Transfer RNA from Candidatus Endomicrobiellum incisitermitis, 72 nucleotides, folded computationally. The organism belongs to Candidatus Endomicrobiellum, within Bacteria. It matches the Rfam family "tRNA". Rfam classes the family as a transfer RNA.
[in-house]
RNA sequence: GGCGGCGUAGCUCAGCGGUAGAGCAGAGGACUCAUAAGCCUUUGGCCGUAGGUUCAAUUCCUGCCGCCGCCA
Numbered sequence: 001g002g003c004g005g006c007g008u009a010g011c012u013c014a015g016c017g018g019u020a021g022a023g024c025a026g027a028g029g030a031c032u033c034a035u036a037a038g039c040c041u042u043u044g045g046c047c048g049u050a051g052g053u054u055c056a057a058u059u060c061c062u063g064c065c066g067c068c069g070c071c072a
Base pairs, nucleotide, nucleotide: 001071002070003069004068005067006066007065010024011023012022013021018055026042027041028040029039048064049063050062051061052060
């Protein structure tokens, strides 16, 4: 330098056009003599960034940034 993949909650990942979810973590509750586990409830995200297409974009297209891999 060329090609490809991935950037979504504190972490690991779903969601692939129609108001963004799960598990773990955090907070509260109940239980217990008490703690842990398990149970119930709950907080938390302008979806890497800038544009384009569309009535509508996390989702489709393009540039850029970051990470990973392959080729040279």